[in-house]
RNA sequence: AUGUUAUCAAGAAAGGUGGAGGGAUAGACCCUGUGAAGCCUUAGCAACCCUUUAUACGUAAAGAAGGUGCUAAAUUCUACUUAAUACUCAUAUCAUUUGAAGUUUAAGAUAGAUAACCA
Numbered sequence: 001a002u003g004u005u006a007u008c009a010a011g012a013a014a015g016g017u018g019g020a021g022g023g024a025u026a027g028a029c030c031c032u033g034u035g036a037a038g039c040c041u042u043a044g045c046a047a048c049c050c051u052u053u054a055u056a057c058g059u060a061a062a063g064a065a066g067g068u069g070c071u072a073a074a075u076u077c078u079a080c081u082u083a084a085u086a087c088u089c090a091u092a093u094c095a096u097u098u099g100a101a102g103u104u105u106a107a108g109a110u111a112g113a114u115a116a117c118c119a
Base pairs, nucleotide, nucleotide: 003117004116005115006114007113008112013042014041015040016039017038021031022030023029025079026078027077028076043071044070045069048067049066050063051062052061053060054059075111080108081107082106083105084104088100089099090098
C1' cells in the first nucleotide's frame, strides 16, 4: 500500500514567510491581492491512542503530560440504489392504470477524510 473497526450537521486562529491559487474527483456554489496553496512559530479545539478511578469487564466518569488529527461553509451541496412523492408528457380503461423524464424528502451504499489495529 491493501485490509478490518470506529467516527464524520458539535468544537476551535493569530503572527511570520510566500505570492496565486484553494475547497479530493466532475458539476454547482463558494473562499482568495482586505493575500490562495505550501512552510515556520505560538495558541486553541477535540478526546482516537493515552493517564487515573469505578466496573456488572460491556462500559462509564474525570483528565490533557505525550503520539496523531483538526481549527470557512454538514465530508460545502449533488453524484449510485431503494422507498414515498407535487407537477409535466405519453398511454390504457366505463373507472381504478402503465411508462418516460424529473422535483422534493428519507434510508442505505460507493467514494473520501481521520484514528487505532493489521502487514
Record summary: A computed fold for a 119-nucleotide RNA from Oceanihabitans sp. IOP_32, annotated as SAM riboswitch aptamer (S box leader).